[in-house]
The RNA shown here (Bacterial RNase P class A) has 355 nucleotides and comes from Pelotomaculum terephthalicicum JT. The organism belongs to Pelotomaculum terephthalicicum, within Bacteria. The sequence was found by an Rfam model in a public genome assembly. The prediction has a mean pLDDT of 77. Its Rfam family is "Bacterial RNase P class A". Gene Ontology terms of the family: ribonuclease P activity, tRNA processing and dimeric ribonuclease P complex. The family's RNA type in Rfam is ribozyme.
RNA sequence: UGAGUAAAUCAGAUGAUCGCGGGCGCCGGGCCGAAAGGUGGCGUCUGAGGAAAGUCCGAGCUCCGCAGGGCAGGGUGCUGGGUAAUACCCAGUGGGGGCGACCCCAAGGAAAGUGCCACAGAAAUGUAGACCGCCACUUCCCAAGUGGUAAGGAUGGAACGGUGCGGUAAGAGCGCACCAGCGGCCGGGUGACCGGCCGGCUAGGUAAACCCCACCUGGAGCAAGACCGAAUAGGGGAACAUUUGCGGCGGCCCGCCGUUGCUUCCCGGGUAAGGUCGCAUGAGUCGCGCUGGCAACAGCCGUCCCAGAUAGAUGAUCAUCCACGACAGAACUCGGCUUAUGAUUUGCUCACUGA
Numbered sequence: 001u002g003a004g005u006a007a008a009u010c011a012g013a014u015g016a017u018c019g020c021g022g023g024c025g026c027c028g029g030g031c032c033g034a035a036a037g038g039u040g041g042c043g044u045c046u047g048a049g050g051a052a053a054g055u056c057c058g059a060g061c062u063c064c065g066c067a068g069g070g071c072a073g074g075g076u077g078c079u080g081g082g083u084a085a086u087a088c089c090c091a092g093u094g095g096g097g098g099c100g101a102c103c104c105c106a107a108g109g110a111a112a113g114u115g116c117c118a119c120a121g122a123a124a125u126g127u128a129g130a131c132c133g134c135c136a137c138u139u140c141c142c143a144a145g146u147g148g149u150a151a152g153g154a155u156g157g158a159a160c161g162g163u164g165c166g167g168u169a170a171g172a173g174c175g176c177a178c179c180a181g182c183g184g185c186c187g188g189g190u191g192a193c194c195g196g197c198c199g200g201c202u203a204g205g206u207a208a209a210c211c212c213c214a215c216c217u218g219g220a221g222c223a224a225g226a227c228c229g230a231a232u233a234g235g236g237g238a239a240c241a242u243u244u245g246c247g248g249c250g251g252c253c254c255g256c257c258g259u260u261g262c263u264u265c266c267c268g269g270g271u272a273a274g275g276u277c278g279c280a281u282g283a284g285u286c287g288c289g290c291u292g293g294c295a296a297c298a299g300c301c302g303u304c305c306c307a308g309a310u311a312g313a314u315g316a317u318c319a320u321c322c323a324c325g326a327c328a329g330a331a332c333u334c335g336g337c338u339u340a341u342g343a344u345u346u347g348c349u350c351a352c353u354g355a
Stems, first nucleotide, its partner, number of pairs: 001351010012321007020047008030039003049327001053338002056336005061221004068254004073217005078092005093107001094105004108212002113210002115206003131153002133149006161179006180202001182199007225277004235267005240261001245259004284304001286302002289300004
């Protein structure tokens, strides 16, 4: 200097004038409305994001009148830790990619069982399999036949442990050495797992197929739900049922509770799209703070209050600066993941060059 990799910060700034939403304080008691309720002025403080996006996860909260057990269904899937919780985060183990810094994994079980592996090939149901080939015999040779073989060749994604040596009629873990796998023992580690020794020679793939195993799991959702005001005919009919019943708790069973219809359907009537709350003090922000921890994070101390619209709030003008400003606007809230995107900074790796 270039290329890469990991992490962090910002998200135009300042001033003036006018205009919007909310909180708090003071003033007015006018106006709108059937009511509940709404509306004004002044002062002051404050007002969109790192992703507000996706709606892929987890929870808080609300309701299902109260409170459960089991099955089914669904979700997760290496180990340990963190967290309110998670499929998230941290650390590690095993495997894979990369020269490397680093990155990725749908990472439990195939000896519980059932399936599938097209085509090619002799054979893809584990003692499966013989096309070419090798050896022996009939036979001196060719052809043919019988027997042995699976080391060599072919097919295939995969051919039933691999390489080498010995041995054999020719071969084969048949034997040996080194590896891989499987089993046993010992040691280390909380654990996943790792290391050593011994053994017999060997038990394809696929569970992102059904399944088995371990753990977790009610449902619906802020258009949840609560209150206030106003109005009406709490009307009529049918079905089914009568504690041996019905209804409620996502499905089923048990259990529990209520009830002599808190059942279902149809017809008709009223309210007309009323108002308020829920609605933001939080699993909260900030801190070269302290303690513990490799870390994620936890505790303590200090500090701050930083949006709550609902026909849906932050806009316009001028001046200066400059990185000349990308992606892009809350709607119950929070913790994650994923996607889009401009600028700046730092650590590390590799290559080249110079001192």